[in-house]
């Protein structure tokens, strides 16, 4: 230098064109003698950036960023 891939919640991922979302973690409540586990409710999002298409974009393009493979 070229090619391909990933970037979405504190962690791990789901979501492929129409109100962002799950497990685990936090936080309150229930439960017990207490604690665990359980059950309930809850708070946590520049969907990497910037632009561009379309009524409508986390999902499509285009350029950049980062981080992993491969090939030289």
């Nucleotide at each position: 230098g070229g090619g391909c891939g990933u970037a979405u919640a504190g962690c791990u991922c789901a979501g492929c064109g129409g109100u962002a979302g799950a497990g685990c973690g936090c936080u309150c409540g229930c439960c017990u003698c207490a604690c665990a586990c359980g059950c309930g409710a809850g708070a946590a999002g520049u969907c990497c950036c910037u632009g561009g298409u379309u009524c409508g974009a986390a999902c499509c393009c285009a350029g950049g960023u980062a981080c992993g493979c491969c090939c030289a």
Background: This is a predicted structure of a 72-nucleotide RNA (transfer RNA) from an Actinomycetota bacterium. It matches the Rfam family "tRNA". It is annotated as a transfer RNA. Rfam describes the family as follows. Transfer RNA (tRNA) molecules are approximately 80 nucleotides in length. It was read from a public genome assembly. Its mean pLDDT, the model's own confidence on a scale to 100, is 84.